Small-subunit ribosomal RNA from an uncultured bacterium, 1497 nucleotides, folded computationally. It matches the Rfam family "Bacterial small subunit ribosomal RNA". Its family is annotated with structural constituent of ribosome and ribosome in the Gene Ontology. The RNAcentral record of the sequence draws on ENA, Greengenes and SILVA. Model confidence (mean pLDDT): 85 of 100.
RNA sequence: AGAGUUUGAUCCUGGCUCAGGACGAACGCUGGCGGCGGGCUUAACACAUGCAAGUCGAACGUGAUCCCUCCUUCGGGAGGGUGAAAGUGGCGAACGGGUGCGUAACACGUAGGUAACCUGCCUUCAAGUGAGGGAUAACCACGGGAAACCGUGGCUAAUACCGCAUGAUACCUCGGGGGGACAUCCCCCUGGGAUCAAAGUCUUCGGACGCUUGGAGAUGGGCCUGCGGCGGAUUAGCUAGUUGGUAGGGUAAAGGCCUACCAAGGCAACGAUCCGUAGCUGGUCUGAGAGGAUGAUCAGCCACACUGGCACUGAGACACGGGCCAGACUCCUACGGGAGGCAGCAGUGAGGAAUCUUGCGCAAUGGGCGAAAGCCUGACGCAGCCACGCCGCGUGGAGGAAGACCCCCCUCAGGGGCGUAAACUCCUUUUCUAUGGGAAGAACACCUGUCUAUGGCAGGCUUGACGGUAUCAUAGGAAUAAGCACCGGCUAACUCCGUGCCAGCAGCCGCGGUAAUACGGAGGGUGCAAGCGUUGUCCGGAAUCACUGGGUGUAAAGGGUGUGUAGGCGGGACUGUAAGUCAGGGGUGAAAGCCUACGGCUCAACCGUAGAAUGGCCUUUGAUACUGCAGUUCUUGAGUCCUGGAGAGGUCGCUGGAAUUCGUGGUGUAGCGGUGAAAUGCGUAGAUAUCACGAGGAACACCAGAGGUGUAGACGGGUGACUGGACAGGUACUGACGCUGAGGCACGAAAGCGUGGGGAGCAAACAGGAUUAGAUACCCUGGUAGUCCACGCUGUAAACGAUGGAUGCUCGGUGUUGCCCUGGUAUUAGGGGCAGCGCCUAAGCUAACGCGUUAAGCAUCCCACCUGGGGAGUACGCUCGCAAGAGUGAAACUCAAAGGAAUUGACGGGGGCCCGCACAAGCGGUGGAGCAUGUGGCUUAAUUCGAUGCAACGCGAAGAACCUUACCCGGGCUCGAACGCUACGGGACAGGCCCUGAAAGGGGUCCUCCUUCGGGCUCGUAGCGAGGUGCUGCAUGGCUGUCGUCAGCUCGUGUCGUGAGAUGUUGGGUUAAGUCCCGCAACGAGCGCAACCCCUACUAUCAGUUACCAGCGCGUCAUGGCGGGGACUCUGAUGGGACUGCCUGCGCAAGCAGUGAGGAAGGUGGGGAUGACGUCAAGUCAUCAUGGCCCUUACGCCCGGGGCUGCACACGUGCCACAAUGGACGGUACAAUGGGCUGCCACCCUGCGAAGGGGCGCGAAUCCGUGAAAGCCGUUCUCAGUUCGGAUUGGAGUCUGCAACUCGACUCCAUGAAGUCGGAAUCGCUAGUAAUCGCGUAUCAGCAACGACGCGGUGAAUACGUUCCCGGGCCUUGUACACACCGCCCGUCAAGCCAUGGAAGCCGAGGGCACCCGAAGUCCGUCGCCUAACCCUUCGGGGAAGGAGCGGCCGAAGGUGAACUUGGUGACUGGGGCUAAGUCGUAACAAGGUAACCGUA
Repeated sequence: AGAGUUUGAUCCUGGCUCAGGACGAACGCUGGCGGCGGGCUUAACACAUGCAAGUCGAACGUGAUCCCUCCUUCGGGAGGGUGAAAGUGGCGAACGGGUGCGUAACACGUAGGUAACCUGCCUUCAAGUGAGGGAUAACCACGGGAAACCGUGGCUAAUACCGCAUGAUACCUCGGGGGGACAUCCCCCUGGGAUCAAAGUCUUCGGACGCUUGGAGAUGGGCCUGCGGCGGAUUAGCUAGUUGGUAGGGUAAAGGCCUACCAAGGCAACGAUCCGUAGCUGGUCUGAGAGGAUGAUCAGCCACACUGGCACUGAGACACGGGCCAGACUCCUACGGGAGGCAGCAGUGAGGAAUCUUGCGCAAUGGGCGAAAGCCUGACGCAGCCACGCCGCGUGGAGGAAGACCCCCCUCAGGGGCGUAAACUCCUUUUCUAUGGGAAGAACACCUGUCUAUGGCAGGCUUGACGGUAUCAUAGGAAUAAGCACCGGCUAACUCCGUGCCAGCAGCCGCGGUAAUACGGAGGGUGCAAGCGUUGUCCGGAAUCACUGGGUGUAAAGGGUGUGUAGGCGGGACUGUAAGUCAGGGGUGAAAGCCUACGGCUCAACCGUAGAAUGGCCUUUGAUACUGCAGUUCUUGAGUCCUGGAGAGGUCGCUGGAAUUCGUGGUGUAGCGGUGAAAUGCGUAGAUAUCACGAGGAACACCAGAGGUGUAGACGGGUGACUGGACAGGUACUGACGCUGAGGCACGAAAGCGUGGGGAGCAAACAGGAUUAGAUACCCUGGUAGUCCACGCUGUAAACGAUGGAUGCUCGGUGUUGCCCUGGUAUUAGGGGCAGCGCCUAAGCUAACGCGUUAAGCAUCCCACCUGGGGAGUACGCUCGCAAGAGUGAAACUCAAAGGAAUUGACGGGGGCCCGCACAAGCGGUGGAGCAUGUGGCUUAAUUCGAUGCAACGCGAAGAACCUUACCCGGGCUCGAACGCUACGGGACAGGCCCUGAAAGGGGUCCUCCUUCGGGCUCGUAGCGAGGUGCUGCAUGGCUGUCGUCAGCUCGUGUCGUGAGAUGUUGGGUUAAGUCCCGCAACGAGCGCAACCCCUACUAUCAGUUACCAGCGCGUCAUGGCGGGGACUCUGAUGGGACUGCCUGCGCAAGCAGUGAGGAAGGUGGGGAUGACGUCAAGUCAUCAUGGCCCUUACGCCCGGGGCUGCACACGUGCCACAAUGGACGGUACAAUGGGCUGCCACCCUGCGAAGGGGCGCGAAUCCGUGAAAGCCGUUCUCAGUUCGGAUUGGAGUCUGCAACUCGACUCCAUGAAGUCGGAAUCGCUAGUAAUCGCGUAUCAGCAACGACGCGGUGAAUACGUUCCCGGGCCUUGUACACACCGCCCGUCAAGCCAUGGAAGCCGAGGGCACCCGAAGUCCGUCGCCUAACCCUUCGGGGAAGGAGCGGCCGAAGGUGAACUUGGUGACUGGGGCUAAGUCGUAACAAGGUAACCGUA
């Protein structure tokens, strides 16, 4: 510090996810030790049991028990000592400890104030402590009660209680003086009056500890104030003690704190009130920081103590282990009544994913009491449990093989990994075990002595829970000690097996459908390590709420426009001030923590000491540039005035012509109208057309635009009235008067709404006609609201420049509108200026597109808005509206994307250019019939398998009766039908014969080896290897098809672009061609094209037999038959020839044209071979090869038979026909390719024939097949299902072959179907082509061949042309497509699941309001009843004062009522989301086939 993920790829926007750190954690697996920490985050739920606050006899009275002494009637008594338990009294119990319910508050933090206050114990200073009195617990007696406890009577003490004395600088009051603060009042000095205190105990007799009053201090608090720290505006108004005053009450104290009266205030957009949530802070976690999150442990503050209320006591409480009342709950009960409060420490139950021992000790530290000893102390110190965290240590170290075994992998002879790992040798001993030694933490206190004496010093004595712990020593022995997660990318780490979209994984992207580095296991590896992973949460990454540090033309985002309030911001100069700002000083910012340094535990964690830091707040002194504030001034911002012209600016009125329609009349006749084509409609009752006149409504052609005006919406005939704004010129006036603008107010297209008019045309709805599968549409004929006017609502639009407003600055070019200046001409140029409206561009900006003085550039100010997509601009709430609806505006849930711009392709019922038998023009076919053949389907025991649009279907198959053969049935074999090796054994094997059998096979028998002695051959047995046309062509090689013989496909360097990529390869021409030329940020190159190769057309040379025969010769009825020839044909080898080379025209050139010349051939002459980068997971595992998987007495092998030929049917490819351009018969002419010895077969004989029997020649330019056929010459048939056509069937044969039944071909005789030229549709072909005619060959015993591949004979027609169909090429355009239009994708319906809105209601919760009732208790009143202390007294009593009781105000809980807020639930209902393969259509993306979209009905 970044990374993954949207795309075919790219850049951007943007979300999601990951790597880091942290935790009071939990869960899974695992677990050796120690140190230091931590440990109910949930139910402030309920609690058994024990403990957690007592202490003081030196305040007081009593005194159990025990001890001693004496006495005794032996019951006991007296004295002395001890001092339990309880009581009176004092101090403490308000600390310490727990928890976080409540609380959004002066609760907390911070800084201040208190002149408005208090403060026990402590310190200090001053003064005092005199003299009296009356009671009461304990105790005793009696009584009540189950208990808790209580009552009555009697005795008694005090540092308990009460008067009196004295008394001040206390307090009150009357005065004087000084100082301070100032709304109050405070301090100091001073004079007078009134009021108010006390307690004693101990003693070593020195005193000590107490007590009272006052001052001061310290400590601790109370109260007040500024500032700071949560969310919601779908909470906008709140408030009656409310805000203030006066008087009083109350308090330690200010104060509506309380009461009475008076006034009507107070708070709030700088967020009151209400709702929700929450203890606050130091700090903690994270982060570079700013921030964000958090508030366990430790520390400060607050609040609370079962729930609610209340006061008492006290220095302090409204009191955790005190009280009273009410409530809920639990317990005891004799049913009358009582008791209780773990959010103290342990512990229990419950809840929960989850959190410990009913431990030891007061030794230390601290606290309470005490003079002290001491007692108490679940504070605390320790220990226990838990890997909960942090830190440290260990589980051994060194050596040890070219490296064992197992296991794993492989290309498997062999190699690699585990791996120096182990064994083994040497060493060490932290841990561990055993034994022994053994701390620090202890200082105090106390006693004694001493001194400068509440204390110091010295000596003495005593005290340790932890703990026989830490630690040390000795001995022993590698001995006791490693796991967890991960290994597709992110992200370090790879192989095998299993599984087969299953099981499963997954943080995101995504893995798994038979070769999974992603699932599970294994081997290996990587990372961390007594832990490792997972889950959850927080921060980070996230600049993804942007203060630091983001944006808004198209990605989310500028308000529809103006006006203007608050607010924010604001021109030049001067003066003052000093609030902001800046500088210096002071105070504070607790400790701990963080940081730095040093130090202590062996280190570290941990701890100690010191320092630094602590963005703040308060205060003081100063500075004055900037901002603010106050004042003065200026003119440039802004405004006013004068002059001038421009304009569809607005409102109201008047008015005009053209056109449509309608009405009346005329002319006129059969149609009009409408469409892609039609029909509905109108018209003989006279339409349309045409003429005249009239009526009425709406809109204003031309002018008219890069035009004008307006804030926007918007505004268009002419004219008048009224009226707004802008601009130019003048530079007279004001003197910053300005900019923006949350709310507010106003305006605001169309549609829509209300009322009343109007209504020609147009036209939602509606009707009809068409179209269509349907057509609630598009098209047509009609047609109502509406469109128009007036008034009033609505308030929205893709209200757009998708671009808020204002100001300043920053190159140019060009057009246009208005005005001004200049200006030659004399009104038109040109130049300059200001203000608009457009286009092109520099810099700059931008993701790009683009923007570019009219900014999207550079800056400032203000407003509005955005924060992933969907859900959704929806729901709920509220406001507005007559309604429609508008504004404001969520969440659950769901997805990993949704988007922007640009790129390359592909595609388009987009465009341009151009090709091709692509269409057109032609010729002949197919589709109909019969047959052949292939395929589908069906059938079957099997009908083996493959090929399936073009590019499968006379295809693999250039030959299925057996074989082939892979299929089926049956019979058999198991080292096997074929091959290699090893071991052992045998011997020849083979073969002959016999039996059995359908054969294979089985059984038997006969015969029985060779040798160079190494062995060879062969059989049997056993074992490795065999064998498989079994699967996967989607694991592959090779080969092939196809686009397509289409003209394309790329590269290097350079250049352009952030990039994908572009350029080159585009453009202008040209070509069959990316062929060539020209141009050009390109220059070159490669694979393709072309050429080079073969055949063919012409020719030359050479060569000539089996071919040829002109001339010479021989011979024959005749024939190159023969001699010969090398001329010709031909054969076959080498050359030539054609290149737009020449001419003319056009053209820059390339090139094109010309019946051009020449030439056998002319513009690639014709044909072939040759197939770029790639596409189709195209085809083939059954040609072959091959990975993997599968079978192994069978999925291998052999044999017999059957099947591949099966037949209702459908399709493809062919053959032969339907006839006269023909059939039949007879005669007759002319080829080429290729083949032949298991062969071709002349010739002869037989047979009607297929063929048979003989048999010459030829391994072939020699012989043979071999007669070519169409053609030509004749004859016949005469349009007929025929002398066409030949299927089918019957009969008889021939040939091949082991064998023609299933299932061959051919021959002869007989039979003589369908068929009279073929619907929709569809195929081939552009010249030696189509058409037509025959011939040959491969395979092959034969043949289903009418097929395939070749050969030659005869031999056409047509092409205007490129609009259309199909395919293709190039350029361009649009795109929401990229497995690419066979694409993508929308909505209803149906199914499942999920969350959610509404809903008659039902059930809770909450806080207010009103009323009723009213406990405890304070306060007030009363007090006829009661009362020791004081006063008076005649001693009876009275008084003062107090109290019980009663009454009153307030008052918790409770009750009632009407509303409100909020949650749950709810028949039914609404939409929404999600879900491999449901239904209906086709809305959108291309001109998406009616351009799309926005608002409205």